[in-house]
């Protein structure tokens, strides 16, 4: 890097270092010296493993020890198609993306 499956409307800091950028891409629209990215700590969550309980079992519930992940805005919104509307108005599906687990 590719493929498969699941999830993406909830949740999470008035912390330390750091110094100008960031929100994948494109178009918007935003965030940022009242301090961006990145790192550390904390926190959230519960995908995988572990552990406990229930069950013949498939599995379910709980926990938060380990492995990730996340911690502005719905995946910030749209990007293709269909339906719908006075209206790019609203809805549905898809594409793309992200994360986890697995596969050759």
């Nucleotide at each position: 890097a590719u493929c498969u499956u699941a999830u993406c409307a909830a949740g999470a800091g008035u912390g330390g270092c750091g110094g100008a950028g960031g929100g994948a891409c494109u178009g918007g629209c935003c965030c940022g010296a009242c301090g961006a990215a990145g790192c550390c700590c904390g926190a959230c969550a519960a995908c995988c493993a572990g552990c406990a309980c229930a069950g013949c079992g498939a599995u379910g519930u709980g926990u938060a020890u380990g492995g990730u992940g996340u911690u502005a805005a719905u995946u910030c919104c749209a990007g293709c198609a269909g339906a719908u509307u006075a209206a790019g108005u609203u809805c549905u599906g898809g594409c793309a993306g992200a994360u986890a687990a697995g596969a050759a």
This is a predicted structure of a 104-nucleotide RNA (SAM riboswitch aptamer (S box leader)) from Sporolactobacillus mangiferae. The coordinates come from a structure-prediction model, not an experiment, and the mean pLDDT is 87. Taxonomically the source falls in Sporolactobacillus (Bacteria, Bacillati, Bacilli, Sporolactobacillaceae).